Model confidence (mean pLDDT): 80 of 100. The RNA shown here (SAM riboswitch aptamer (S box leader)) has 112 nucleotides and comes from Salimicrobium flavidum.
Order: sequence, then C1' cells, then structure tokens
RNA sequence: CUCUUAUCCAGAGAGGUGGAGGGACUGGCCCUAUGAAACCCGGCAACCGUUAAACAUUUUUGUUUAAAAUGGUGCCAAAUCCUACAGAGCAUUCGGCUCUGAUAGAUGAGAG
Repeated sequence: CUCUUAUCCAGAGAGGUGGAGGGACUGGCCCUAUGAAACCCGGCAACCGUUAAACAUUUUUGUUUAAAAUGGUGCCAAAUCCUACAGAGCAUUCGGCUCUGAUAGAUGAGAG
C1' cells in the first nucleotide's frame, strides 16, 4: 500500500512542557492567547489477548454470556461535527427539510 471483516448518536483532566494552529478531503459550521498542534502525565473504552461458565463440535475448535484490566492497539469538543454521490417522501417564498443506501474516512482483527 491492497483485499476481507466488525464497529463508528456512549465514555474520557479546570495537570505539566509548548507556543499557533486545529477539526482527513469539498462546501459549511465550529474550536483555539479564558491558549491550537505536538510531547509527557492522567483518564476512557473493551477490538485483540486473558479468565470463568453454558452450548455446539469426532478432534482441532466455534458461539454466547460474564469478569478483570497487570499484556498489544485505540481513543479522550461537537454523531465519523454536518455535508459531498444516488434514491424516496415533504415543502417550494427557489433557499430547503426528513429518511434510506452507497462512496470516502477512522480504528481493531485477519490475509497478501
């Protein structure tokens, strides 16, 4: 980098360093010197892993539920902040509103 698959309306500091930017991309709309990014500490969650039970399975093992959080990641403004493409419904004061799906993105796990 590519492919497969699961999840994405919950949760997380009024700390230290740092100094101006940040929210992927489009258009918006926001956050930010009452300090942005980044790093450290702290925290959240429970994807993988771990433990226990039940069920299934010839075995390997699989599924479900529960628990802890000392392991591997991840995350800590706003729904993935909204939106971008397609369809349906509503409205039409020509600006829109609602819903569904796709695309894109993020993260985990697996494969190349």
Rfam family: SAM riboswitch aptamer (S box leader). Rfam describes the family as follows. The SAM riboswitch is found upstream of a number of genes which code for proteins involved in methionine or cysteine biosynthesis in Gram-positive bacteria. RNAcentral holds the sequence, with entries from Ribocentre. Of the family's consensus pairs, 97% are formed in the model.